RNA sequence: UUCCCCACCUCGGGGGGCUCGAAAGAGCUGAGAUAGCGCAAGCUGACCCGUCGAACCUGAACCGGUUAACACCGGCGGAGGGAAGGUCUGGGACACGCUC
Numbered sequence: 001u002u003c004c005c006c007a008c009c010u011c012g013g014g015g016g017g018c019u020c021g022a023a024a025g026a027g028c029u030g031a032g033a034u035a036g037c038g039c040a041a042g043c044u045g046a047c048c049c050g051u052c053g054a055a056c057c058u059g060a061a062c063c064g065g066u067u068a069a070c071a072c073c074g075g076c077g078g079a080g081g082g083a084a085g086g087u088c089u090g091g092g093a094c095a096c097g098c099u100c
Stems, first nucleotide, its partner, number of pairs: 001095001004092003008086003011050004017028004034045004056081003062075004
């Protein structure tokens, strides 16, 4: 110097389930089951994810096990979709060049 990775910056994608309860609210799983503003549409924040892509959506009111139910495990299945650029700064590695 070049390249790559992480971080970072900017931008973008995404979800909000189950149970109890009249409600308020409480409990469970989870990173997140919501917080703020707004009459509303919506915007912002938190969290997760961004092609090396299981964040999330579709198939799917799916199939087997399991649970009060969700959750969870296995399958479907690396199936079909799915949101990216920058390289100033920091770190690491290879190669080349220079110096000691």